[in-house]
Molecule: SAM riboswitch aptamer (S box leader)
Organism: soil metagenome
């Protein structure tokens, strides 16, 4: 840089000791213990691998299922909003984008 996904799901212990939820605003979480590190457990199924089917001369591609080796994740929809459009008028919504995260190349 490109592509895919982001309203599902899944936490305990030990060390540590004040922050954390990317940024900004809001709103939350947090000494009934934040970040970080370690161990164990779990969730999911992007990639890998396996099986079957279809296409193909084949390489390979696609679909479905399996598995759990490489990642990832385990408060709140990516916590909500931010920019644009639509709708609505005391009460909130919808869509797209930007930014971000993860995976693969």
């Nucleotide at each position: 840089c490109u592509c895919a996904u982001c309203c599902a799901g899944a936490g305990g212990a030990g060390c540590a000791g004040a922050g954390g939820g990317a940024u900004c605003g809001g709103c939350c979480c947090u000494g009934u213990g934040a970040a970080g590190c370690u161990c164990c457990a779990g969730c999911a199924a992007c990639c890998a691998c396996c099986a079957u089917g279809c296409a193909c001369c084949g390489a390979u591609g696609c679909a479905u299922g399996g598995c759990a080796g490489g990642u990832g994740c385990u408060a709140a929809c990516g916590c909500c909003g931010a920019c644009a459009g639509c709708a609505a008028u005391c009460g909130c919504g919808c869509u797209g984008g930007a930014c971000g995260a993860u995976g693969a190349g």